[in-house]
Background
This is a predicted structure of a 99-nucleotide RNA (Glycine riboswitch aptamer). The coordinates come from a structure-prediction model, not an experiment, and the mean pLDDT is 78.

RNA sequence: UUGAAGGGCUUGUGAGAGACCGCAUGCAGCAGUGAUGAUGUGAUGCGGCGCCGAAGGUGCAGUGCAGAAACUCUCAGGCAGAAGGAACGAGUCCGGACG
Numbered sequence: 001u002u003g004a005a006g007g008g009c010u011u012g013u014g015a016g017a018g019a020c021c022g023c024a025u026g027c028a029g030c031a032g033u034g035a036u037g038a039u040g041u042g043a044u045g046c047g048g049c050g051c052c053g054a055a056g057g058u059g060c061a062g063u064g065c066a067g068a069a070a071c072u073c074u075c076a077g078g079c080a081g082a083a084g085g086a087a088c089g090a091g092u093c094c095g096g097a098c099g
Stems, first nucleotide, its partner, number of pairs: 001099001006094008018049001020048006026041003030037002050079003056075001057073001059071001
C1' cells in the first nucleotide's frame, strides 16, 4: 500500500397459512330495587380442530467419517392490521485473506 471471505449498525424490498371453535375470567353499556340476566368484546388464561414455513431449531448424500440448502420435520414460531420475518440491494464501520 491493495483490499477477498466474514461480521456489526442504519435503511429499502420482503411470502405463506382460520379476525376459527368451546369454557372460565375481566371489561363495556343495557334490563333489573337487588341478587342477577342476556348481549358485545383485535382483553387474559386453559382446551380443541384445521393450516403455514422465511426467526431459531431437528433430520439427511455414492464410501468408513464428516457433510449444506429455499429439501425435510413442525419442537419453537406464525395464520386481520401492527409487530416479526429468511433472503436480496444500498450506505457506513470493523475485519484482515491475497498481491
It was read from a public genome assembly, where an Rfam model found it.